[in-house]
RNA sequence: AGUAAGAAAUCUCCGAAUGCAGCGAAACUGCAGUGGGGGACCCGCCUUAUGGGGUGAAUCGCAACUGCGGUUGCGAAGGGAGACUUGGGCUCCCUAACCCGUCAGCUAACCCCAUAGGAGUACUCCGAGCGUAUGA
Numbered sequence: 001a002g003u004a005a006g007a008a009a010u011c012u013c014c015g016a017a018u019g020c021a022g023c024g025a026a027a028c029u030g031c032a033g034u035g036g037g038g039g040a041c042c043c044g045c046c047u048u049a050u051g052g053g054g055u056g057a058a059u060c061g062c063a064a065c066u067g068c069g070g071u072u073g074c075g076a077a078g079g080g081a082g083a084c085u086u087g088g089g090c091u092c093c094c095u096a097a098c099c100c101g102u103c104a105g106c107u108a109a110c111c112c113c114a115u116a117g118g119a120g121u122a123c124u125c126c127g128a129g130c131g132u133a134u135g136a
Stems, first nucleotide, its partner, number of pairs: 002134003006130001011120004018032005033115006043105001049102001051103001052100004059076007077095006084129005089123001
C1' cells in the first nucleotide's frame, strides 16, 4: 500500500438542564459552564379587543365531523433517531405543553430568571475522514 474493526445499561436518546464547593446527610446556598428574558443611541414599525407577547421543533392550509371547546384525515413546513464524525440516500417517529397579564421591535452598559422532566435504538446503505488491528 492493501485488507478488516469501531463496542456499549458504570451505556445511550430528547432537552440548556452539567461540574465543583459549603453542611455529617438531605434541604438549601454559592461559583463555573450552559440556556432564556428585560433593557439606549442608531435603525426599524406606525401600532392600539379581531388585544398583545414569551419558552419550545411543535406552525400553516384544505376537507369532514362537532357538544363550537375541539376531533379525524390529507398536504406543506419544522424537528428528532437509526451507537466514531460528516455529505447523501433509505427507514421509523414528533409537530405538545406551559407562561406573562394590557405590557415588552432591535439593543451596549446594566438588571432578572432557569439549570427540569421524560425515555430505550428500527440501515453491517453509498462516498469522504478519523482511527484500532494486521501487514510491507